[in-house]
C1' cells in the first nucleotide's frame, strides 16, 4: 500500500439580534385573571431534546385495583456456566454451519406417548424390483417363475459410509477403518471432550417458529396510573317568609310541587401535585478473562399539559444524515450524510 474483520468516538463549527418553555436572584406587592383553588407582572442572571428522543417490542421501577392454598386453561422461555432490579437482554463457554484468515450466523430440549404433513418426480417415499446382474425352464429371440438394493435412474430423502473377502450374483454376510448405539473410565462446576470395550447396526426418513410432549416462569390495569384542593347545576337536611301561588278540585281538608338563606356529602368543569436526585453521569483506584461489581472524589443536566429549540444576519469548511423528550430506567429492533480513532486478519512490495 490494498482488500477485509472487530469495537469506540462524533452527529455542522463560531458571533450577533429578535422571539419561546421552566428555574433562581430582585423589584413590585389586598393594585389584574378567577367564586374559590389557584394563576399572572417587571428586570437580571443561568439552563433547555437524541443516539436512536422513534417501534412501542421484551423486562423493571413507581400507582391502583385483586390475592389463603391448590389445579385447570392461555402466554412465554428452552445448550451449560455467570452478570443483573429482572429480561425474551448481556458476557464466557460447548455443540453445529460459513469463510484461507480476523471473525461471523443459530428458537440449539424431545420424532421408541400420540396425531398430522411431505408437492413433483419416481416402479417403489417407510413401503421396495423400473432398467440392470445373477440362477431355473425355454433351442434362440422373446416370455415365465425365483434371487439380489453392488450399479442406473428419480428425488431434499431410497434402510449407515468406504475398501476388500466372499457369493450363481450379491448383501454387515463376514473383516479393517470412519461414523453410529451402550457401558463404566478419564478431564471439565457443567454443556460437552477424550480414549478403552462391547453390540454388525431392526437404530428404519425429514419436520416440533405443525399439533403436541417435558422443563420453567407469568394475577390485572396503566401517570388519561394514582393523590389533593375545588365551581355552577342537581341530591340530602336545617331554618325562614308571604300563610302566598299551582297540581288533585267546583267548595273545604288534606297532600305533593315552586322562593330565599345556610349546612352535609360526592368530587364533574378548573386547578395543584404526581414531575425529574436517578437501579443518574464522569474521573480513578481495585476485584473479575468479561458481562459486572466495589470505594473514593467531583457534577446536577428540559419538565411542557395544546404542549417550549425557532427565525433573521454574518462568518468558516468537510455543504451539514436520520430525527423532536411528555413518569422514570435497562434492553431489543429499525432509519442515519458524513468524519476520526484503537486493535486483528489475509494479499502484495521494499528493507
Nucleotide at each position: 500500500c490494498g482488500a477485509g474483520c472487530a469495537g469506540a468516538g462524533u452527529a455542522u463549527g463560531c458571533g450577533g439580534c429578535c422571539g419561546c418553555g421552566g428555574c433562581u436572584g430582585g423589584c413590585a406587592g389586598g393594585a389584574c385573571c378567577g367564586a374559590a383553588a389557584g394563576g399572572g407582572g417587571c428586570c437580571a442572571g443561568g439552563c433547555g431534546a437524541g443516539g436512536a428522543a422513534a417501534g412501542u417490542c421484551c423486562g423493571g421501577g413507581c400507582u391502583c385495583c385483586a390475592c389463603a392454598g391448590g389445579g385447570c386453561a392461555g402466554g412465554a422461555u428452552g445448550c451449560c456456566g455467570g452478570a443483573u432490579a429482572a429480561c425474551g437482554u448481556c458476557c464466557g463457554g460447548c455443540g453445529g454451519a460459513g469463510g484461507c484468515g480476523a471473525c461471523u450466523c443459530c428458537a440449539g430440549g424431545g420424532a421408541c406417548a400420540g396425531u398430522g404433513c411431505a408437492a413433483c418426480a419416481g416402479a417403489a417415499a417407510u413401503a421396495a424390483a423400473c432398467c440392470g446382474c445373477c440362477c431355473g425352464c425355454u433351442c434362440u429371440c422373446u416370455g415365465c417363475g425365483g434371487g439380489u438394493a453392488a450399479g442406473g435412474g428419480u428425488g431434499g430423502a431410497a434402510a449407515g459410509g468406504c475398501a476388500g473377502u466372499g457369493c450363481a450374483a450379491g448383501a454387515g454376510a463376514c473383516u479393517a477403518c470412519c461414523g453410529c448405539u451402550g457401558u463404566g473410565c478419564u478431564g471439565g462446576u457443567a454443556a460437552c471432550a477424550g480414549a478403552a470395550c462391547a453390540g454388525g447396526c431392526a437404530u428404519a426418513u425429514g419436520u416440533a417458529a405443525a399439533c403436541c410432549c417435558c422443563a420453567u416462569c407469568c394475577g390485572g390495569a396503566g401517570c388519561a396510573a394514582g393523590a389533593c384542593c375545588a365551581a355552577a347545576u342537581g341530591c340530602a337536611g336545617a331554618g325562614c317568609u308571604a300563610u302566598g301561588u299551582g297540581a288533585c278540585u267546583g267548595c273545604c281538608c288534606g297532600u305533593c310541587a315552586c322562593g330565599c338563606u345556610c349546612u352535609c356529602a360526592g368530587g364533574u368543569a378548573g386547578g395543584u401535585u404526581g414531575c425529574u436526585u436517578g437501579a443518574g453521569g464522569c474521573u480513578g483506584c481495585c476485584g473479575g478473562u468479561a458481562a459486572c461489581g466495589g470505594c473514593a472524589g467531583c457534577c446536577c443536566u428540559a419538565g411542557a399539559u395544546a404542549g417550549a429549540u425557532g427565525g433573521c444576519c454574518g462568518c468558516a469548511c468537510a455543504c451539514g444524515a436520520c430525527a423532536u423528550a411528555a413518569c422514570c430506567c435497562g434492553g431489543c429492533u429499525u432509519a442515519u450524510c458524513g468524519c476520526u480513532c484503537u486493535g486483528c486478519u489475509c494479499g502484495c512490495a521494499g528493507a
The RNA shown here (Bacterial RNase P class A) has 351 nucleotides and comes from Candidatus Scatomonas pullistercoris.
The coordinates come from a structure-prediction model, not an experiment, and the mean pLDDT is 76.
It is recorded under the gene name rnpB.
It matches the Rfam family "Bacterial RNase P class A". The family's RNA type in Rfam is ribozyme.
The sequence is in RNAcentral, with records from ENA.